[in-house]
RNA sequence: GGCUGAAAAGGGCAAACUGCCCGCGAGGGCAGGACGCAAAGCCACAGACCUCAUGUAGGACGCUGGGCUGCCAGC
Numbered sequence: 001g002g003c004u005g006a007a008a009a010g011g012g013c014a015a016a017c018u019g020c021c022c023g024c025g026a027g028g029g030c031a032g033g034a035c036g037c038a039a040a041g042c043c044a045c046a047g048a049c050c051u052c053a054u055g056u057a058g059g060a061c062g063c064u065g066g067g068c069u070g071c072c073a074g075c
Base pairs, nucleotide, nucleotide: 002075003074004073005072012037013036017032018031019030020029021028022027035062041068042067043066045065046064047063049059050058051057052055
């Protein structure tokens, strides 16, 4: 550096739902909560999707692909 994730250690994230707040909305923030996740870390770059006040507009990376970075173990 590459491939793999059956087992182990230390940990990490947090779907649905609920409460409060923000937003026209998709949705977002915080708290609770765990369905899941080896990149469920980061980037709207491509496709697909979603929204509205329809345009030099937004949302979403826990849909697929791509880019960057990264823990442990095995080969």
The prediction has a mean pLDDT of 87.
This is a predicted structure of a 75-nucleotide RNA (c-di-GMP-I riboswitch aptamer) from an uncultured bacterium.
It was read from a public genome assembly, where an Rfam model found it.
Rfam family: c-di-GMP-I riboswitch aptamer. About the family: GEMM was predicted in a large-scale screen for bacterial structured RNA regulatory elements. Genes associated with GEMM are involved in a diverse array of functions, including chemotaxis regulation, signal transduction, secretion and chitin.